Bacterial RNase P class A from a Pyrinomonadaceae bacterium, 381 nucleotides, folded computationally. It is recorded under the gene name rnpB. Its Rfam family is "Bacterial RNase P class A". The family's RNA type in Rfam is ribozyme.
[in-house]
C1' cells in the first nucleotide's frame, strides 16, 4: 500500500423556486420546524388506560451456573465451568460458542446394524471341566465383530477357569469436613468399592414469577333522521278502581265505555280493543369534533464514582405529530455509481427502507463510504 476478519460511525452535499403538515399571530403576510439506523418484524420486558379482581389452590405458560447494571428484561457488563478452534517454554495464554436447575426420585425413549441399548448380555475366536468326540456346561477377563454409544484403568492376589470376588495405586461419583472466593465454583484431607452410560426445546420433579385487552385504550362535546321517556294542548272510544310495590313501569284482576266480530226476533252472552296527532322537553347513541398526542426511565457537552455494563452532580437545548393519513417536486454547481463512447463527453440513477401512544431491547435488511484494532502479503528505509 494492499487483503481478510472483528468494532464503532456516517447514510449524497450545498444553493434557488413552488407547494404540504404543524407551531407562532385575530388574521394575512412573515418567520421556524418536518421520518429512521432500523421508523420495518411485532419477538421480549415496561410506562400509560380501561375491565375483571375477598383469600388461597389447581391448571396453564414462562424465568432458570454466580455476582451485578437497569423502571424492567428472554437485554447488557463482569466472573465460573463445559465444548470447539488457535498457540505453547507444556505451566498455560488467545479466541469463539452455550434456554449452563435436576436422569443418584420415578417413568419413559434409542432408528439401522447387532447376541445384546440397561435387574447387562454372549455372536465369533479363546479360558476351564465333563465328553458318547456330536456336543453339553461354567466364564465374560482377553482379541474380533455391530453401533453415536456395548457397563472404570492398571497390576497382583484369587479360583477348574474367571470377575470390584478381594486388595494397591489412577479416575468418577456420593457423604463429612479445611482453606480461597460475596457467591457460582476452585483446591485438599477422611469415610463409602458406591462405579451409578445417554436422553428433561420427553412426561416429570425443585426454586421463582405470572389476571385480561391494546391509543381503534380511553375521555369529554355533540348534528339531520330514526327511536325511547316526561309535560300540555287537541281529537278519539273520558278512563277508574284494586293486588303487587320503597316509588316508577310493567303485569294481574274488576268495573266502564266506545267500536268491531259471533250467537239471537229482542233484551242480551261470548271474544277482541282502550289509543292517535301537533309542540315543547330530557335522557342515550351515530357521523362530526376536542382531548390523550409528544417534555420525555430525553439529548448533547464537562467533571467525578465503577473493571464494565451505567450511575451522580453541574451547564446547555427543545428537535414530527399526519388521521382518505403531510415530510415532494423542479432547477444549478459538485460527489459516488451504471451505460454507451478512443476520447472530450452525453443519458440514467443514489443501498436498506419510510413515523402513527411512548420508551429499553432482540432480530432481520442494508449500495458506498470514514476511523480504530488484529493477522497475512507487497514495497521502501
Nucleotide at each position: 500500500g494492499g487483503a481478510a476478519c472483528g468494532g464503532a460511525c456516517c447514510g449524497g452535499a450545498c444553493g434557488a423556486u413552488c407547494g404540504c403538515u404543524g407551531c407562532u399571530u385575530a388574521a394575512u403576510c412573515a418567520g421556524c420546524a418536518g421520518a429512521g439506523g432500523a421508523a420495518a418484524g411485532u419477538c421480549c420486558g415496561a410506562a400509560c388506560a380501561c375491565c375483571a379482581u375477598a383469600g388461597g389452590g389447581c391448571a396453564g405458560c414462562g424465568a432458570g451456573c454466580c455476582g451485578g447494571a437497569u423502571a424492567a428484561c428472554a437485554u447488557c457488563c463482569g466472573g465460573g465451568c463445559a465444548c470447539c478452534g488457535g498457540u505453547u517454554u507444556c505451566g498455560g495464554c488467545c479466541g469463539g460458542u452455550g434456554a449452563c436447575g435436576a436422569c443418584a426420585a420415578g417413568u419413559g425413549c434409542a432408528a439401522c446394524a447387532g447376541a445384546g441399548a440397561g435387574u447387562a448380555u454372549u455372536c465369533c475366536a479363546g479360558c476351564c471341566u465333563c465328553u458318547c468326540c456330536g456336543g453339553a456346561g461354567g466364564u465374560a477377563a482377553u482379541g474380533g465383530g455391530u453401533g453415536a454409544a456395548a457397563g472404570g484403568g492398571u497390576g497382583a492376589g484369587g479360583u477348574a477357569a474367571g470377575a470390584g470376588c478381594u486388595c494397591a495405586c489412577c479416575g468418577g461419583c456420593g457423604g463429612a469436613g479445611g482453606u480461597g472466593g460475596u457467591a457460582a465454583c476452585a483446591u485438599u484431607u477422611c469415610c463409602g468399592g458406591c462405579c451409578a452410560g445417554g436422553u428433561a426445546a420427553a412426561c416429570u420433579c425443585c426454586u421463582c414469577g405470572c389476571g385480561g385487552u391494546g391509543c381503534a385504550a380511553g375521555a369529554c362535546c355533540a348534528a339531520a333522521u330514526a327511536g325511547g321517556g316526561g309535560a300540555a294542548c287537541g281529537c278519539g272510544u273520558u278512563u277508574c278502581g284494586g293486588a303487587u310495590c320503597g316509588c316508577c313501569c310493567g303485569u294481574c284482576c274488576g268495573a266502564u265505555g266506545c267500536c268491531g266480530a259471533u250467537g239471537g226476533a229482542a233484551a242480551c252472552a261470548u271474544c277482541g280493543c282502550a289509543g292517535c296527532g301537533u309542540u315543547c322537553u330530557c335522557g342515550g347513541g351515530u357521523a362530526g369534533g376536542u382531548c390523550g398526542c409528544u417534555u420525555g426511565a430525553g439529548c448533547c457537552g464537562u467533571u467525578c464514582g465503577g473493571u464494565a455494563a451505567c450511575g451522580a452532580a453541574c451547564g446547555g437545548c427543545c428537535c414530527a405529530g399526519a388521521u382518505g393519513a403531510a415530510u415532494g417536486a423542479u432547477c444549478g454547481u459538485c460527489a459516488c455509481c451504471u451505460g454507451c463512447g478512443c476520447a472530450a463527453g452525453c443519458a440514467g440513477g443514489u443501498a436498506c427502507a419510510a413515523a402513527a401512544u411512548u420508551c429499553g431491547g432482540c432480530u432481520u435488511a442494508c449500495a458506498g463510504g470514514u476511523c480504530c484494532g488484529u493477522u497475512c502479503c507487497g514495497c521502501u528505509a